[in-house]
Context: one part of a larger RNA
RNA sequence: CGUAUGGGGGAUGCCUAGGCUCUCAGAGGCGAAGAAGGACGUGGUAAGCUGCGAAAAGCUGCGGGGAUCCGCAAACAGGACGUGAUCCGCAGGUGUCCGAAUGGGGCAACCCACCAUGCUGAAGGCAUGGUACACCGCAAGGUGAGCAGACCCAGGGAACUGAAACAUCUAAGUACCUGGAGGAAGAGAAAACAACAGUGAUUGCGCCAGUAGUGGCGAGCGAAAGCGCAAGAGCCCAAACCCAAUUGGUUACGGCCCGUUGGGGGUUAUAGGACUACAUAAUUGCAACCGAAUCAGAUUUGAACUGCGUGGGAAAGCAGGCCAUAGAGGGUGAGAGCCCCGUAAGAGAAAGAGGAGGGGAGAGGUAGUAUCCUGAGUAGGGCGGGGUCGGAGACGCCCCGUUUGAAUUUGCCGGCACCAUCCGGUAAGGCUAAAUACAUCUGAGAGACCGAUAGUGAACCAGUACUGUGAAGGAAAGGUGAAAAGUACUCCGAACAGGAGGGUGAAAAGAGAACCUGAAACCAUACGCUUACAAGCGGUCAGAGCUCCGAGAUGGAGUGAUGGCGUGCCUUUUGCAUAAUGAGCCUACGAGUUACUGUCACUGGCAAGGUUAAGUGUUUAAAAACAUGCAGCCGGAGCGAAAGCGAGUCUGAAUAGGGCGCGUAGUCAGUGGUAGUAGACGCGAAACUUUGUGAUCUACCCUUGGCCAGGAUGAAGCCCCGUUAACCCGGGGUGGAGGUCCGAACUAGUAAACGUUGAAAAGUUUUUGGAUGAGCUGAGGGUAGGGGUGAAAGGCUAAUCAAACUGAGAAAUAGCUCGUACUCCCCGAAAUGCUUUUAGGAGCAGUGUGAGGGUCAGAGUUUAACAGAGGUAGAGCUACCAAUAGGACUAGGGGGAGUCACAUCCUACCAAAUCCUGAUGAACUCCGAAUGCUGUUAAAUAUACCUUGCAAUGAGGGCGCGGGUGCUAAGGUCCGUGUCCGAGAGGGAAAGAACCCAGACCUGCAGCUAAGGUCCCUAAAUCUAUACUAAGUUGAACUAAGGCGGUCCAGUUGCCGAGACAGCCAGGAGGUUAGCUUGGAAGCAGCUAUUCCUUUAAAGAGUGCGUAACAGCUCACUGGUCGAGCGACAGGGCAUCGAUAAUAAUCGGGCAUCAAGUAUAGUACCGAAGCUCAGGAUUUUAGUAGCAAUACUAGAGUGGUAGGGGAGCAUUCCAACUGCGGAGAAGCCCAGGGGUCACCCGAGGUGGAGCGAUUGGAAAAGCAAAUGUAGGCAUAAGUAACGAUAAGGCAGGUGAGAACCCUGCCCACCGAUAGACUAAGGUUUCCGCGGCAAUGUCAAUCAGCCGCGGGUAAGUCAGGGCCUAAGGCGCAUCCGAAAGGAGAAGCUGAUGGACAACGGGUUAAUAUUCCCGUACUACCGUAAUGAGCGAAGGAGAGAAGGAGGAGUGAUAGCUCCGCGCCCUGACGGAAUAGGGCGUUGAAAGGCGUAGGUAUAUCUUUGGUAGGCAAAUCCGCCAGAGGUGCUGAAACCCAACAGUACACAGAGGCCUCGGCCGAAGUGAUAGAGAGCGUAAGCAGACUUCCAAGAAAACCUUCUAAGCAUAUGAUUAUGGUACCUGUACCGCAAACCGACACAGGUAGUCAAGAAGAAUAUUCUAAGGUGCUC
Repeated sequence: CGUAUGGGGGAUGCCUAGGCUCUCAGAGGCGAAGAAGGACGUGGUAAGCUGCGAAAAGCUGCGGGGAUCCGCAAACAGGACGUGAUCCGCAGGUGUCCGAAUGGGGCAACCCACCAUGCUGAAGGCAUGGUACACCGCAAGGUGAGCAGACCCAGGGAACUGAAACAUCUAAGUACCUGGAGGAAGAGAAAACAACAGUGAUUGCGCCAGUAGUGGCGAGCGAAAGCGCAAGAGCCCAAACCCAAUUGGUUACGGCCCGUUGGGGGUUAUAGGACUACAUAAUUGCAACCGAAUCAGAUUUGAACUGCGUGGGAAAGCAGGCCAUAGAGGGUGAGAGCCCCGUAAGAGAAAGAGGAGGGGAGAGGUAGUAUCCUGAGUAGGGCGGGGUCGGAGACGCCCCGUUUGAAUUUGCCGGCACCAUCCGGUAAGGCUAAAUACAUCUGAGAGACCGAUAGUGAACCAGUACUGUGAAGGAAAGGUGAAAAGUACUCCGAACAGGAGGGUGAAAAGAGAACCUGAAACCAUACGCUUACAAGCGGUCAGAGCUCCGAGAUGGAGUGAUGGCGUGCCUUUUGCAUAAUGAGCCUACGAGUUACUGUCACUGGCAAGGUUAAGUGUUUAAAAACAUGCAGCCGGAGCGAAAGCGAGUCUGAAUAGGGCGCGUAGUCAGUGGUAGUAGACGCGAAACUUUGUGAUCUACCCUUGGCCAGGAUGAAGCCCCGUUAACCCGGGGUGGAGGUCCGAACUAGUAAACGUUGAAAAGUUUUUGGAUGAGCUGAGGGUAGGGGUGAAAGGCUAAUCAAACUGAGAAAUAGCUCGUACUCCCCGAAAUGCUUUUAGGAGCAGUGUGAGGGUCAGAGUUUAACAGAGGUAGAGCUACCAAUAGGACUAGGGGGAGUCACAUCCUACCAAAUCCUGAUGAACUCCGAAUGCUGUUAAAUAUACCUUGCAAUGAGGGCGCGGGUGCUAAGGUCCGUGUCCGAGAGGGAAAGAACCCAGACCUGCAGCUAAGGUCCCUAAAUCUAUACUAAGUUGAACUAAGGCGGUCCAGUUGCCGAGACAGCCAGGAGGUUAGCUUGGAAGCAGCUAUUCCUUUAAAGAGUGCGUAACAGCUCACUGGUCGAGCGACAGGGCAUCGAUAAUAAUCGGGCAUCAAGUAUAGUACCGAAGCUCAGGAUUUUAGUAGCAAUACUAGAGUGGUAGGGGAGCAUUCCAACUGCGGAGAAGCCCAGGGGUCACCCGAGGUGGAGCGAUUGGAAAAGCAAAUGUAGGCAUAAGUAACGAUAAGGCAGGUGAGAACCCUGCCCACCGAUAGACUAAGGUUUCCGCGGCAAUGUCAAUCAGCCGCGGGUAAGUCAGGGCCUAAGGCGCAUCCGAAAGGAGAAGCUGAUGGACAACGGGUUAAUAUUCCCGUACUACCGUAAUGAGCGAAGGAGAGAAGGAGGAGUGAUAGCUCCGCGCCCUGACGGAAUAGGGCGUUGAAAGGCGUAGGUAUAUCUUUGGUAGGCAAAUCCGCCAGAGGUGCUGAAACCCAACAGUACACAGAGGCCUCGGCCGAAGUGAUAGAGAGCGUAAGCAGACUUCCAAGAAAACCUUCUAAGCAUAUGAUUAUGGUACCUGUACCGCAAACCGACACAGGUAGUCAAGAAGAAUAUUCUAAGGUGCUC
């Protein structure tokens, strides 16, 4: 790797119990007669759901029905029922508690009342009924409140967004908040429209019409009249006038008048009515109430089938029948008209719906027109807003606020400013059905809707589990089988785990409950081949061997030694193997859709016409179909601003010219492309707005409580002494101040380390700051999001803060990023221009593609010839302009000279012009190409052009050439031009987008070439010829100036057999030490120069060394020797030095030297997807044949990104038609086969019930990627870790099993805590028994785990029935669009005030609760004895801070002594000694001491105007008298107790450790001392300034009232409610996701040392921290 068999997992297929979207009908509400929604109960056993409510899975009556029933839901036990159950319908009864919640309160489901009646009988308790508030009402009584899906009306009213920004505008009067109503709501019977014609309330639909308009005239917004339909309905008051009653006014007392109330009357525009006169019965007719048909309704009647074989099973098959007003549908062991339920068609009680009819309110005539009436803070106006299509506009009309303010029928309003005429109407009061909107609910149905990642979030006990303080958020999870027939029995095993047999079943248990099918990832096992010198995008091509199938084959299958070639996919880019993005893998899901309106094309109908919309009708199983409906729309004529004219018209003087038209058919559907409006291809913001939720974290504040070991310092004041005239001042003492000091608890968080997938989402260790203060902390409260709070850091506001969190607007917007799914065929870009708040976007153009067009006479392209325009390259400049070096000449200037000035002169200074020589220029040109461009002609070719649909592109890049810029830098940048890459494969360049060669339709084990190569790697020459190189130069990245007697070549020039050059042997002289200079200068410091002359073979007034100067040594030069070439110069080739970089030193490597280097010439060969050959596919052009489809022949094509076009495959559903299937459908696995591809067929296996073909149709229609979504499974990895380093060991026990459980002994740890109590919080964790799957970071026999059972007892403890604080609520009252916000009184609210019980004993688990004993409190009865009693009022009291020191004082503790008991003593006894334990006493009652208090306290007299009234009380004033008042502790009693303790131990139990325990025995043990402190005394005292709750209980006083009451005291008897009470509680039970090194208020607090609660070691007690 392959094959096979499994595991794992839950895809796929099939299924549907649930959804989704609609249609029709009904009902359109429920509620103080207590709703919606809940809590708690309710069953024989009962946890959940359902039902029900103490009458509790139910009760009663009536009806139906007719055999079983006691819900889901099995089982056991027990029952009911033909005297009719269960069940169904209708009507009743009952209906705990909460909830509007309603007697009061409250933290919903609880607490506490009052009144009446009763138990009953005083307290106490119980039962039944009543008791809220607002409004209406005299009352009796009634109404309202709250809930609920959308629709409706009204009061308020955003923002994102769009305008490519933004402010008017838009979004939008939308979302949202609030109020209110109904089955509908609202609107509604013209002070309306219209236009000289008319309509006649409103509402809705189709048109009108995207029109008129409006609009930063932007984006956008957008009518109405009228027409066609649906429906159809009209009425009532106010007033005038009349009457009655009545208050009042007035009176001439006859009456009159105003007002109020009631009745009659009356209701409109052609005005009507009142009024006056006449008439008065025909007609019309409800909307209360009664009520027929009918509907609906539990139910009921309801046709028709057998056989055969297969099979577990028949409904399928075969055969033969039958019914049908019924062949809808479902079920039944597979697919049933005739088996079952049903279906068609009929029947149907009471109660219900319905509303024909009855009923009868009311209306109603004619004429007259003098008078009266006909809606006032109204209409209208000003100002400011809103509505309407109308954004203040020329702006009418309607509405609102404000300010003004008419008329009265001869009136008034409107007809889009205004005026006139004309027309329409009659405001300022009200009601009104239908047509319309919606869909919580009930019933019946439908679907080219879904089928368990889909469809609702929810097919299942889902708004559940779970998360969050909260608002709120919010899952996963379907399927045994026809039937449980759900595995009897046996075995293995500790086992009720699991498994093996066996049995059931239907062949299948591989349908065994983790149960249909059972894919993939992933994990195994067996076998075949392969693999241990081997280097890789793992494939592909070639291929040995081995294995298997096959009779065999040149057959097939598997494996794959070895070799060649070969850098994934996607995205984004100029360009990606890139070290740029994304993906661990698999499976499922996952993105251009739909509606409307345009536009283009095609198809179809009709055609100068085409077409209906709403609606209506018919029919139907149907929402479909058909008919009808001509309102409207488009077209048929245009032009003009318009009047207008019209195949023309406008302009114009024009008949001209010109513009736009005429001369080309439309329209309605369907389909496709595309655009717009909508979320518009999908996912994705940060944000904005709106309504809410949060101060259990934290910030600050309010109220009320608590806490701070110990030590130190020693302020003021005071006292004493000194001192001073007196002060001041000094000393000593006392004193005890302080944002004082040191330092624990506590609090903070300085430094470091550790930790950093933590023990911990902020900690640990060591260290550090504060620690009587601006201190810390508990409980209860307050402040809320542009807000709070902030000793201020933009800190904190629930692990979130430069604006919290939640829901909604909302699918905000996103010119941005990412992703965007099957195949084949044809063509095929761009990265440019202009403009752009534009530059990564867009518009137009350019470039692409599809269709159509007209023509081959033009237009395109190429080549040739000819004709042109032009100012570039170059060149030139006494041809201009500009610039320019040297010289000449010379104005001007500078400088110098000139005795001053001037003149003048000089000048190697600057320098114009001119001249000579030289010479520059993108913006110079006297000149001036090539190429390109234009035109004409010819040839070749086949484009080009026009119209129209659809795009993409508008980041480009490299290279060559011409330039700009830059540094004549850049893989730089900007242009032009060409080319390639982009979007292009192949060959070469080692490798390498763009360099060289060359453009890939497919196949071939055929051939030829290109670039480039031919020693090996590696195909082809160790080829031929001639040179060069010695440097491994070189062998394809690249190198300079400069150096060089490297070497080769070709030159120029000199010397040379008259002997060169080099070497060797010699000479190298004289004038002269040349002269000058010099101290010296002699060839050789320097200077001078006709460097001269002489001797010579030759020899310089000297080439170098040398000396102070000489000397000396040399050289030039000469001779000899030798015997043939030797020099100089410039040029060229190759080499050499110069030479320094990072993975690997290297030319790609090996390696190569007459080459395998370099150069030249040549021949052969290799070499690509180029060309050729053979076969095939496909496109297109032309031709031929054919009506066409198509076929054939010939030619030319077939790389391809963005993109355009064409043709197909697959999936799901529908229709028609036709088939398959238990004798085996789909799905799954898979041999094999077919097709160019997407794909198709398929033997066999599995599976066990559905599924196809064909032709059309319709789409939730194809996945590899979106840090995609969900699930499953890998990897890291058997890795890290197992949570304080206080520590365990042994023995025994139990058990299947023991490091861990139990017991014992030893060891260790804490001991101001790791002990004990308690609040909060938790809510059974407590105790007992049983158990070990899961939980416990290991195991477990153990457990805070699982199962069953048990456990919490109160007048006195805590809370309520008492009080009040902050705060909350809040009748009244005030404020506010609504909701609502404040709020005296009052209520509520502890963290505070008030208030009565102690000791002992007892349980497995409770105890101040039970029991024993002894107490106390309140109330009631009775009795006795006194008495002014009485409150929601008065008064007192309750009732206060910080700090400090001192005293007293416990049976806390320690020490000593005595006593009791016990123990120890090496071996023995005794005394003595030592040691251990013990030696005790509650509340209550009595007593009233220490101490404290002196403006203290008590009694009393008089006065009194204050205490909201009164007071005998308090206060105040004056006086008298007393010594009290408060108050621990001790003591007495309680209290005798045979108790505690010790010994002993009958007997019983036992986990064998022990436990319980009667009788008995003992002293009948101290009411000792000392030290010493806590609470208490004490609300004391001292001192200080910042000056330190309220109310009730309590005492007392009176008011009303009562005095047969009431109250007080004593005795005695009785009564005494509700809630909490288990357990944890510095923690394994609370808050931190955990059995988490964190956090968590208060109380107690032993010994030694010590100042100490520091610290160390110990006690009691607890523990050894779960590998």
The part of an RNA shown here (large-subunit ribosomal RNA, half A) has 1667 nucleotides and comes from a Bacteroidota bacterium. It was read from a public genome assembly. The prediction has a mean pLDDT of 81. It matches the Rfam family "Bacterial large subunit ribosomal RNA". The source organism's lineage runs through Bacteria, Pseudomonadati and Bacteroidota.